Context: one part of a larger RNA
RNA sequence: CGCACACGGUGAAUGCCUUGGCAGUUGGAGGCGAUGAAGGACGUAGGAGCCUGCGAUAAGCUUCGGGGAGGUGGCAAACACCCUUUGAUCCGAAGAUUUCCGAAUGGGGAAACCCACCUAGCAUAAGCUAGGUAUCGUGCACUGAAUACAUAGGUGUACGAAGCGAACCCGGAGAACUGAAACAUCUAAGUAACCGGAGGAAAAGAAAUCAACCGAGAUUCCCUGAGUAGCGGCGAGCGAAAGGGGAACAGCCGGUAAGUGAUAGCAGAAGUGUUAGUGGAACGGUCUGGAAAGUCCGGCAAUAAAGGGUGAUAGCCCCGUACGCGAAAACACAUCUGUGGUACUAAGCUUACGUAAAGUAGGUCGGGACACGAGUUAUCUUGACUGAACAUGGGGGGACCAUCCUCCAAGGCUAAAUACUACCAACUGACCGAUAGUGAACUAGUACCGUGAGGGAAAGGUUAAAAGAACCCCGGAGAGGGGAGUGAAAUAGAUCCUGAAACCGUGUGCGU
Numbered sequence: 001c002g003c004a005c006a007c008g009g010u011g012a013a014u015g016c017c018u019u020g021g022c023a024g025u026u027g028g029a030g031g032c033g034a035u036g037a038a039g040g041a042c043g044u045a046g047g048a049g050c051c052u053g054c055g056a057u058a059a060g061c062u063u064c065g066g067g068g069a070g071g072u073g074g075c076a077a078a079c080a081c082c083c084u085u086u087g088a089u090c091c092g093a094a095g096a097u098u099u100c101c102g103a104a105u106g107g108g109g110a111a112a113c114c115c116a117c118c119u120a121g122c123a124u125a126a127g128c129u130a131g132g133u134a135u136c137g138u139g140c141a142c143u144g145a146a147u148a149c150a151u152a153g154g155u156g157u158a159c160g161a162a163g164c165g166a167a168c169c170c171g172g173a174g175a176a177c178u179g180a181a182a183c184a185u186c187u188a189a190g191u192a193a194c195c196g197g198a199g200g201a202a203a204a205g206a207a208a209u210c211a212a213c214c215g216a217g218a219u220u221c222c223c224u225g226a227g228u229a230g231c232g233g234c235g236a237g238c239g240a241a242a243g244g245g246g247a248a249c250a251g252c253c254g255g256u257a258a259g260u261g262a263u264a265g266c267a268g269a270a271g272u273g274u275u276a277g278u279g280g281a282a283c284g285g286u287c288u289g290g291a292a293a294g295u296c297c298g299g300c301a302a303u304a305a306a307g308g309g310u311g312a313u314a315g316c317c318c319c320g321u322a323c324g325c326g327a328a329a330a331c332a333c334a335u336c337u338g339u340g341g342u343a344c345u346a347a348g349c350u351u352a353c354g355u356a357a358a359g360u361a362g363g364u365c366g367g368g369a370c371a372c373g374a375g376u377u378a379u380c381u382u383g384a385c386u387g388a389a390c391a392u393g394g395g396g397g398g399a400c401c402a403u404c405c406u407c408c409a410a411g412g413c414u415a416a417a418u419a420c421u422a423c424c425a426a427c428u429g430a431c432c433g434a435u436a437g438u439g440a441a442c443u444a445g446u447a448c449c450g451u452g453a454g455g456g457a458a459a460g461g462u463u464a465a466a467a468g469a470a471c472c473c474c475g476g477a478g479a480g481g482g483g484a485g486u487g488a489a490a491u492a493g494a495u496c497c498u499g500a501a502a503c504c505g506u507g508u509g510c511g512u
């Protein structure tokens, strides 16, 4: 030095586990904000930090309910000061307080800072306390030019708006990569990103619709029709509709006059649900073991064998579960009663009369939308220019004409079936199990990087219980170790479950 075996060190794989994720189902909720939001800064406990909570009344204050023995949030133990059956801590509802920044709104500003004015009160020396002072829009009032009336403008006041938010929705404007095996029409795609607006849904919607000589009867969504008819450098590709079957169904309004009697709203009653809770069956022994829920023996309950915990695997030990019960307060929903109350206004119903849509329909030129790229291209829309008829009328039926059929544009409203899930609750998984699953199971959008936009980690496991090793020894009042002790186990000793391999040793044997 090599080989083999044994025992170690290092190292972290593997196995097991799960506080965390992922994907869904059902129900709820679908907004918050000038009564100052979302998001933050700074504070706040007896004590240095972070998280949580809260706001100078600061891990909290008040009231009303629930609950019933300990409590003083977590990391994080101990001590201290305290609270508590005169009901604390805790849970729910309603209130109070709520610094500063932030739409931020008195002015400014390098966010969490600086500097003001007005009114009232108190103090009077400075000052303190409370309230107000942004902009825009609308209404009203007072003023008020050129310019006579007026108007513009100005001032005051009341009300509203502003900002944030995951997706869904409507509208405006709108790419490129890519595909066409290049590329220009085309495609990607009316997609992405951007802007505006709204709601719990939005949009659409009661035929100037389809159909085909038979008929249907608003809209929306699903299945089909159908990858069909078509469109297309007839390339790549794009791609209907009628009809049929379902889901859900709902129809209406306008001006004038008259009549009738009662919708919304408000109040009350009883009810259902949500926001705390509460009752809730039934087991003992033997053996093994550190521990019984395991084994064996004998019982019991079940509208309860969902699930979780307990020192191994528990229907009957604990929390629960099935099934019942429950609200002072707030909210939601529908019902009933009363009021609303007499006309000036708004809404319902009945009757009578009336209206029933013009720079519109259509045309020409140029675009766009329709599955449809100008094509034989109807239909819808409109930038420019034009431009009817008036129910004895007009539109459509895919060039166009006739016949026939069908409908009535140029005003408006409308639930449900449909889309989505930031959020709340319950439940589910031939989903993951710490290099997986969210980037994040842990101080995670943290540490760290970047001027910035932005990028972005690593890091889980002692034990049933800390019983976390008193005391002794070596040592630097060390580190580390050896005894002792705890424990079932300490090669479970805090770098702590298991503990593979690479790598490094010690011992023995053999070889050289």
Base pairs, nucleotide, nucleotide: 001511002510003509004508005507006506007505008504009503015497016461017460020432021431022429023428024427025426026425027424028423029421030420031164032163039101040100041099042055043054044053046079049075050074051073061095062094063093064092065091066090070083071082106115107114108113116133117132118131119130120129121128122127135161136160137159138158139157140156141155142154143153168199169197170196171195172194179186183233209216210215220247221246222245223244224243230238231237251413252412253411255353256352257351258350259349260348265339266338267337268336269335271333272332273331274330275329277325278324279323283298284297285296287294299316300315307319308318309317362386363385364384365383366382367381368380369379372398393408394407395406396405397404448455449454468496471483472482473481474480
Large-subunit ribosomal RNA, domain I from gamma proteobacterium HTCC2207, 512 nucleotides, folded computationally. Rfam family: Bacterial large subunit ribosomal RNA.